[in-house]
């Protein structure tokens, strides 16, 4: 990189540096010099794998390996299905995101 499986309406920021991008991509649309992305720090949230408790466990703990802390994955993007004058609901893919295993 690529492939399974599960998952994704909920949850949690402060400071330092640094100095214009940033929310994957395309469109919206929002965020940002009241200071983006990156990186440091420290604090938090969550429970996938592991350990650990327990007679067991799908149940608990947060020790360990990820991981995550604006907006539903911000919405939409294909396709059916329902509504509306019209925004619109909804319900499956596709794509991504993470873990976990394999190649």
């Nucleotide at each position: 990189u690529u492939c399974u499986u599960a998952u994704c309406a909920a949850g949690a920021g402060a400071g330092g540096u640094g100095g214009a991008g940033g929310g994957a991509c395309u469109g919206g649309c929002c965020c940002u010099u009241u200071g983006a992305a990156g990186c440091c720090u420290c604090g938090g949230c969550a429970a996938c794998a592991g350990a650990c408790u327990u007679g067991a466990a799908u149940a608990g703990u947060a020790c360990u390996g990820u991981g995550c802390c604006a907006a539903u994955u911000c919405c939409a993007g294909c396709a059916a299905g329902c509504g509306u004058c019209a925004u619109g609901c909804c319900u499956g893919a596709c794509a991504g995101a993470u873990a976990a295993g394999a190649a």
Molecule: SAM riboswitch aptamer (S box leader)
Organism: Ornithinibacillus gellani